[in-house]
Order: sequence, then structure tokens, then C1' cells
RNA sequence: GCGCUCGUAGCUCAGCUGGAUAGAGCACUGGUUUCCGGUACCAGGAGUCGGGGGUUCAAGUCCUCCCGGGCGCG
Repeated sequence: GCGCUCGUAGCUCAGCUGGAUAGAGCACUGGUUUCCGGUACCAGGAGUCGGGGGUUCAAGUCCUCCCGGGCGCG
């Protein structure tokens, strides 16, 4: 340099063929329980969906450029 692939919550990920409120588990915060902690149960906060542009009535999803990680080739 070329090709492929990944990037969504603090972490690990789901999101099918574009569709209506962006989710799960763990973690975190508050409450109940307990002498305290843990467990259990209840409630809650947290995301410019890597960044810009485009297509569309509508984009996490399609196109394009860029950035970062991984793999392969030269």
C1' cells in the first nucleotide's frame, strides 16, 4: 500500500430483510431485609449507535469519505 472484518450504556454483547419508545446481562445508585456486610427482592440513572456527508417519508441498519482495533496479502 491492497483486501476482509469489528466499532451500540462503565464492561461483554443483541438489534433478523430500513419502520414506530434504542435493548439484555454484569456493574453502579437508592430502598426493603440484616447488628453490619453478602444474598434475595423492588425501583432508578446512564448511550451525538466511532466522526462527517449522502440516499429515503423514515437510517444503529444502505452508500461514501475519514478515524481507531484485529486478521490476511504484498